[in-house]
RNA sequence: GACGACUAAGGGCACACCUUUCGUGAGAAAGGGUCGCAAAGCUACCGGUCUAGUUAACAGACAGCGGAGUUACCGAA
Numbered sequence: 001g002a003c004g005a006c007u008a009a010g011g012g013c014a015c016a017c018c019u020u021u022c023g024u025g026a027g028a029a030a031g032g033g034u035c036g037c038a039a040a041g042c043u044a045c046c047g048g049u050c051u052a053g054u055u056a057a058c059a060g061a062c063a064g065c066g067g068a069g070u071u072a073c074c075g076a077a
Base pairs, nucleotide, nucleotide: 012037013036017032018031019030020029021028022027035064041070042069043068045067046066047065048062049061050060051059
């Protein structure tokens, strides 16, 4: 120096809920909040759930539902 994962340190994110705004809606953004999270960073590719519509097809949302892809702090033996 590289690899490396326990523990620790520095920290990070922000469920529910409330306020405002946008949206037909699921939901999203900002502020407050802080249940939890080692990727609770990102990606709608696969499965799943939800919304709209419904004869069917098409469209949209959820990354804090699971999988997969990709990027990343510290760094013992």